[in-house]
């Protein structure tokens, strides 16, 4: 430098153009218990930046950061 291919909570993960963005966990709060643990029940907290198409973009297009692979 070219070319695939990724970027969503604190941490991993789901969405295939259409709701209050999915579930797990981690914090918390509350329950249970003599106490912790563990189980139950609620809280919070996210789409990598910028444009562009759409009535409507996590998606699909173009550019840019950034990680991974591969070629030279």
């Nucleotide at each position: 430098g070219c070319g695939c291919u990724g970027g969503u909570g604190g941490u991993c993960u789901a969405a295939c153009g259409g709701c209050u963005a999915u579930g797990a966990u981690u914090a918390c709060u509350g329950g249970c218990u003599u106490c912790c643990a563990a189980c139950c029940a609620g809280u919070c907290g996210a789409u990598c930046c910028g444009g562009g198409u759409u009535c409507g973009a996590u998606u699909c297009c173009c550019g840019g950061c950034c990680g991974g692979c591969g070629c030279a």